Predicted 3D model of a 72-nucleotide RNA (transfer RNA) from a Rikenellaceae bacterium.
The source organism's lineage runs through Bacteria, Pseudomonadati, Bacteroidota, Bacteroidales and Rikenellaceae.
Model confidence (mean pLDDT): 81 of 100.
RNA sequence: GGUCUCGUAGUUCAAUGGAUAGAAUGUAAGAUUCCGGUUCUUAUGAUGAAGGUUCGAUUCCUUCCGAGAUCA
Numbered sequence: 001g002g003u004c005u006c007g008u009a010g011u012u013c014a015a016u017g018g019a020u021a022g023a024a025u026g027u028a029a030g031a032u033u034c035c036g037g038u039u040c041u042u043a044u045g046a047u048g049a050a051g052g053u054u055c056g057a058u059u060c061c062u063u064c065c066g067a068g069a070u071c072a
Base pairs, nucleotide, nucleotide: 001071002070003069004068005067006066007065010025011024012023013022018055026044027043028042029041030040031039048064049063050062051061052060
């Protein structure tokens, strides 16, 4: 340098063009307990950036950014 894959809550993962992007875990508060743990309730938090297609984009297309694989 060429080609391909990936990028979503703090973390690990879902969502094959259509409802308010969902689950586990984590964190905070409360209940329970003499205290702690466990358990229960509530809250919390995300689509890498910019454009395009579309009535509608996490999803399709383009460029860029970042990570990885492969070829030379």